Model confidence (mean pLDDT): 82 of 100. A computed fold for a 77-nucleotide RNA from a Verrucomicrobiota bacterium, annotated as transfer RNA. The sequence was found in a public genome assembly. Taxonomically the source falls in Verrucomicrobiota (Bacteria, Pseudomonadati).
RNA sequence: GCGCUCGUAGCUCAACUGGAUAGAGCGUCGGUCUCCGAAGCCGAAGGCUACAGGUUCAAGUCCUGUCGAGCGCACCA
Numbered sequence: 001g002c003g004c005u006c007g008u009a010g011c012u013c014a015a016c017u018g019g020a021u022a023g024a025g026c027g028u029c030g031g032u033c034u035c036c037g038a039a040g041c042c043g044a045a046g047g048c049u050a051c052a053g054g055u056u057c058a059a060g061u062c063c064u065g066u067c068g069a070g071c072g073c074a075c076c077a
Base pairs, nucleotide, nucleotide: 001073002072003071004070005069006068007067010026011025012024013023019057028044029043030042031041032040050066051065052064053063054062
């Protein structure tokens, strides 16, 4: 340099193949319980779905570009 795959909450992952309000576990915070703590139970916060455009009545999902990550191939004095 070329090709392929991927990018969603702090972390690990969903979202039924385009459908209405993007969820779960862990973690964090608060409450409850306890002599205190852990565990358990209840609740809450946390998202420009990498970024910018496009298609569509409707986009996390499809298309284009950019950025980043991984894999393969090529080049290499």